[in-house]
């Protein structure tokens, strides 16, 4: 990297240094967040938190918090395909994480 499963309407944020005007995967629309302030976002440390998956502990309930992941908004929404009829639900396709396997 491939393949393949399984989950994605719950949950949890602060400093410090160093970029930094854009950022929220990617195209378009839409929304939001941020736009001189070093408050958005990015990297990196530190400390803290959350618990889906796997370890481990149990007979389950559940716990723990090692691997790993994640800590604005439903994966921010729509997009494509059908239902049912205007607005809902449902499927797929991408995508991210995890466990397996190569």
């Nucleotide at each position: 990297c491939a393949g393949c499963u399984a989950u994605g309407c719950a949950g949890a944020u602060g400093a410090a240094c160093a970029g930094g005007a854009g950022g929220g995967a990617a195209g378009u629309g839409g929304c939001c967040c941020g736009u001189u302030a070093g408050u958005a976002c990015u990297g990196u440390u530190c400390a803290g938190g959350c618990a889906a998956c796997c370890g481990c502990c149990g007979a389950a309930a559940g716990g723990u918090u090692g691997g790993u992941g994640c800590c604005a908004a439903u994966g921010c929404c729509a997009c494509c395909c059908g239902a049912a009829u205007u607005u809902u639900g449902g499927g797929a396709a991408c995508c991210a994480u995890g466990a397996c396997u190569g």